The part of an RNA shown here (large-subunit ribosomal RNA, domain I) has 547 nucleotides and comes from a Chlamydiales bacterium. Its mean pLDDT, the model's own confidence on a scale to 100, is 84. Rfam family: Bacterial large subunit ribosomal RNA. Rfam 15.1 lists 51,934 matches to the family in 10,816 species. The source organism's lineage runs through Bacteria, Pseudomonadati, Chlamydiota, Chlamydiia and Chlamydiales. The RNAcentral record of the full RNA draws on ENA.
[in-house]
Context: one part of a larger RNA
RNA sequence: AGCUAUUGGUGGAUGCCUUGGCAUUGACAGGCGAAGAAGGACGUGUAUACCUGCGAUAAGCUUCGGGUAGUUGGAAGUAAGCUAUGAUCCGAAGAUCUCCGAAUGGGGCAACCCAAUAAAGUAAUCCUUUAUUAUCUUUAACUGAAUAAAUAGGUUAAAGAGGCAAGACCUGCUGAACUGAGACAUCUAAGUAAGCAGAGGAAAAGAAAUCAUAUCGAGAUUCCCUGAGUAGCGGCGAGCGAAACGGGAUUAGCCCAAACCGAAAAUUUAUUUUCGGGGUUGUAGGGCCAGCAAUAACACAAAAUAAUUUCUAGCAGAACUACCUGGAAAGGUGGACAACAUAGAGUGAUAGUCUCGUAUGCGAAAGAAUGAAUUUUGUAAGCUGGUUCCUGAGUAGGUCCGGACACGUGAAACCCGGUCUGAAUCUAGGGAGACCACUCUCUAAGGCUAAAUACUAGUCAAUGACCGAUAGUGAACCAGUACAGUGAUGGAAAGGUGAAAAGAACCCCUGUUAGGGGAGUGAAAUAGAACCUGAAACCAGUAGCUU
Repeated sequence: AGCUAUUGGUGGAUGCCUUGGCAUUGACAGGCGAAGAAGGACGUGUAUACCUGCGAUAAGCUUCGGGUAGUUGGAAGUAAGCUAUGAUCCGAAGAUCUCCGAAUGGGGCAACCCAAUAAAGUAAUCCUUUAUUAUCUUUAACUGAAUAAAUAGGUUAAAGAGGCAAGACCUGCUGAACUGAGACAUCUAAGUAAGCAGAGGAAAAGAAAUCAUAUCGAGAUUCCCUGAGUAGCGGCGAGCGAAACGGGAUUAGCCCAAACCGAAAAUUUAUUUUCGGGGUUGUAGGGCCAGCAAUAACACAAAAUAAUUUCUAGCAGAACUACCUGGAAAGGUGGACAACAUAGAGUGAUAGUCUCGUAUGCGAAAGAAUGAAUUUUGUAAGCUGGUUCCUGAGUAGGUCCGGACACGUGAAACCCGGUCUGAAUCUAGGGAGACCACUCUCUAAGGCUAAAUACUAGUCAAUGACCGAUAGUGAACCAGUACAGUGAUGGAAAGGUGAAAAGAACCCCUGUUAGGGGAGUGAAAUAGAACCUGAAACCAGUAGCUU
């Protein structure tokens, strides 16, 4: 030096564990904000660096409930206290709530600087304290130019708005490119990403100028299944891609404008405006005139009161002992018991009967949700005949140009916009994919509308052939931290003594708060805090063999 064996060191794999994650289900909630939010800065404790809580009333104040023996957060220990006259703790409602932040008196390099007006304190003008003072919009009042009336403008008052939130869901406006087409320009990606505006717990859509398997019929919208990768569109390339019918989920229908009537007001004296009645449709309906019939319950809507139920603290809650092993019994053995409870967790090993719970039953002063029922108010009508008054105009339609429809201009309807035009008025008008005829069907140019549908930052309950510390969130641990970057932004590592700290008194070595040896604790200290287990690489000691 090598090999083999072994003892240690180093190291932190593996096993076991779980405080944390991930995914899903059900229910709730779906907002907060000028009454100052979200998010922060600075303070606040006997002493306090950090976290948590709170705000100069500052780990807290008041009231009302719950609850019961301890208690002054994480967090030990010290000091001083509180507490059966009920503390701490839990819930509900209040009070306080510095400064910044939409930030709003003005300014500003956020958490700072500087004001005005009024009031109070004061002998006092100083000073201190308190309150008010942003902008925009709407409404009202008072004023008020050029310029007579007026208007613009100004001032004041009242109300509203502003910002944040899951980078969620929804609607509208604007709107790419990479990419694919094996290049690329129409096309695609895609009306996607992104930007802007706005809203709600959902949004949007919605009661046919709809469809139609067409001469039979259906009967608002939305969503799912199917139809169907079909019919079609397409440098007929790449690709794009319906609809009706049918089956389900859920169901709900209404209100104006007009004709006509009445009242009031204005005036340019024949009209206009406001209010009330009337009225709302397609087998047309309504108005007006004439005739007939009928008159009050059911129903619907809103508001008030409010039973009930639920939520926000809680309460009760069955049944076991002896011996053995062991550090420890829940294990083993023997004998018992409960069960609407043998879900689960904890306890010194594996517990139905030890603890917490579980099944089941009960509970609210206060607040929130629900809303049976009652009351009040309001709404709600027919038949026949005549008359031809009304039934949404710069609208429908057309030209040209675009967009959107699965549909790229095509034979291209239907729908939307710009441009120039421009009807009819129920003997009317739109549609049925150029267009025409026939037939059928519907009634545009006003509005509202729950449910079925989408999503989840948050709360409660529960589940998992999900993870188990290089996994699972980036984050099980004081993590969006440390750290990097001018910045936008990027972004870690890091869990485990023991049942219980019983966390090693005392002694020794030494320069030593390092490390170690005794002693002691403990079942165990090769469980000693660099602490469960403790693999391998790597290092060393010892023994044997070989050279």